[in-house]
RNA sequence: GGUCACGUGGUGUAGUUGGUUAUCACAUGUGUCUCACACACACAAGGCCCCCAGUUCGAGCCUGGGCGUGACCA
Repeated sequence: GGUCACGUGGUGUAGUUGGUUAUCACAUGUGUCUCACACACACAAGGCCCCCAGUUCGAGCCUGGGCGUGACCA
């Protein structure tokens, strides 16, 4: 330099014929339990989905550009 894939709460992810203010697990906080901690159970907080623009009545999803990460080729 070229090709391909990916970018979504703190971490890892679901979301695929575009359609109600986006899922789950771990982690975090509170409560119950315990002498206490842990486990378990219940509840809660936390992301507008890498950035910009476009298409559309409507975009996490489609298109273009940029940035970043990974793999392969040179």
Molecule: transfer RNA
Organism: Cladochytrium tenue